[in-house]
């Protein structure tokens, strides 16, 4: 010097618990700003986190200040399954 691997940020699905919300917040959309992102630099078309815009919903019942049923691409947490770092440097292994 070539080759191969290994490393992780995080996406998606599933059921479970706790919770909010349904007198509309949250999810999702679009702009701006900002962080973190394989062992180290760094870095986005992926992620978080603000702030602004547009858009938007399914509520019913009873024994009724409660309490069941649903309903939200709705939050949280651990688990399972499947994918998963482009470049520089390190690490293994082999020629």
């Nucleotide at each position: 010097g070539a080759c191969a691997g290994a490393g992780u940020a995080g996406a998606c699905u599933u059921a479970a618990g706790c919770g909010c919300g349904u007198c509309a917040a949250g999810u999702g959309c679009c702009g701006c700003c900002g962080g973190a992102u394989g062992g180290g630099a760094g870095g986005u078309c992926g992620c978080c986190g603000g702030c602004g815009g547009a858009c938007g919903a399914a509520g019913g019942g009873a024994g009724c200040g409660u309490c069941c049923c649903g309903c939200g691409u709705c939050g949280c947490u651990a688990a399972a399954g499947c994918c998963g770092c482009a470049u520089c440097c390190g690490c293994u292994g082999c020629c």